[in-house]
């Protein structure tokens, strides 16, 4: 110098004027202080907090997580490691438990896709010389995958049939907290793949969310209860009386009724009267709920910065310092000037000069820890490979 890998950070600056939200001070005019992000976003995980449900706990159902160790309040996050895959390397990627518990699936092609199978072939026998019977699975072919691989022996041809190495398997020894790694012997191969299909195993998990939730309190309208007045017209019910009907008795004239009876019975048909109750009306007092409103929740917190110590690291501990929007459908903006990056045009041999454009993604709404996604442009650090120079 070129090419590549990993990580971190910034993401316009300053000033003036006008304005917006919050707080403090002031009787007031007004003054002072503070005012978005690394993602405030998606709302995908994990918590705090509040209410509801249940109360040790366990089990079932449903959901989630899934190599090992550590970190953490917790996590599906982070750190360190292991294994597998990719790369020459730095480094990157992996839902990475169990397929000898059971079920299911394995397209197309192919003879055969899981208790294997024979298309082309190879070998033997027979003869009618291109067919029949039998043996084989080494070679060819299909496929993502063909029932261990390579080499040798063996054989009619072959085959773990036998042997060596590799693979595989269950034990053993050594190392490591562990995942796992290494080793020598043994077993002749029995055990294909898929669990991001059901399933099995281990561990975790109540539900709803700040429009959660708590407190305060009117006016008006409506609901409920109690008391008082008023029952004047009208309505409903109960009791009693009267009226009415029948029987008996009396009177009258030895008389059917009409008359009389505090004698008995009936009918509730009508009217009237009395008392009580219901209902309706007026007034007063009390109670609980709702609409609307106010206050709390609300920002001091698993907080941030610096230093020291522990740890490979994530992170943890100690000491010192700081206070950093907190409001309600919601403020955080605009203009101008100068500068800083960046881009374009013109002039110039170049240095440079002039003019113009111009700063991404986005936007707090109870609060934290993560993940994911968006992001113009720029800066810094570490590492790998190649080339050149000293």
């Nucleotide at each position: 110098g070129c090419g590549g890998a990993g990580g971190g950070c910034c993401g316009g600056a300053u000033g003036a004027c006008c304005g917006c939200g919050g707080g403090c001070g002031g009787c007031a005019g007004c003054g002072c202080c503070c005012g978005a992000g690394g993602a405030a976003a998606g709302u995908c995980c994990g918590g705090g907090c509040u209410c509801c449900a249940u109360g040790a706990g366990a089990c079932a159902a449903g959901g989630g997580u899934g190599c090992c160790g550590g970190g953490u309040a917790a996590c599906g996050c982070c750190c360190g490691g292991c294994c597998g895959g990719g790369g020459a390397a730095a480094c990157c990627c992996g839902a990475g438990g169990g397929a000898a518990a059971g079920c299911g699936c394995c397209a197309c092609a192919g003879a055969g896709a899981a208790c294997a199978g024979a298309c082309c072939g190879c070998c033997c026998u027979g003869c009618g010389u291109g067919c029949a019977g039998g043996g084989c699975a080494a070679g060819g072919g299909u496929g993502a995958a063909a029932c261990g691989g390579u080499g040798g022996g063996g054989u009619a041809a072959g085959a773990g049939c036998c042997c060596a190495c590799c693979g595989c398997g269950g034990a053993c020894c050594g190392g490591g907290c562990a995942a796992c790694c290494g080793g020598g012997a043994c077993g002749g191969c029995a055990c294909g793949g898929c669990a991001a299909g059901c399933c099995c195993c281990a561990c975790c998990c109540g539900g709803a969310g700040c429009a959660a939730u708590g407190c305060c309190g009117a006016a008006u309208a409506g609901g409920g209860g109690c008391c008082u007045c008023g029952c004047g017209c009208g309505g409903g019910g109960c009791u009693g009386a009267u009226c009415c009907c029948c029987u008996c008795g009396g009177g009258g004239a030895u008389a059917u009724c009409g008359c009389c009876g505090c004698a008995g019975g009936g009918a509730c048909g009508u009217c009237u009267c009395a008392g009580c109750c219901c209902g309706a009306g007026a007034g007063g007092c009390c109670c609980g709920g709702g609409u609307u409103g106010g206050c709390a929740g609300c920002u001091u917190g698993a907080u941030c910065c610096c230093g020291c110590g522990g740890g490979c690291a994530a992170c943890c501990g100690c000491g010192g310092g700081a206070c950093c929007a907190g409001a309600g459908g919601a403020a955080u903006g605009g203009u101008c000037a100068u500068c800083c990056a960046g881009g374009g045009c013109g002039g110039g041999a170049a240095a440079c000069c002039g003019c113009c454009c111009g700063g991404a993604c986005a936007g707090a709404a109870c609060c934290c820890g993560g993940c994911u996604u968006a992001c113009a442009g720029g800066c810094c650090c570490u590492c790998c490979g190649c080339g050149c120079g000293a």
This is a predicted structure of a 390-nucleotide RNA (Bacterial RNase P class A) from Gemmobacter sp. The sequence is in RNAcentral, with records from ENA. The gene name in the source record is rnpB. The prediction has a mean pLDDT of 76. Its Rfam family is "Bacterial RNase P class A". The family's RNA type in Rfam is ribozyme. Its family is annotated with dimeric ribonuclease P complex, tRNA processing and ribonuclease P activity in the Gene Ontology. Lineage of the source: Bacteria > Pseudomonadati > Pseudomonadota > Alphaproteobacteria > Gemmobacter.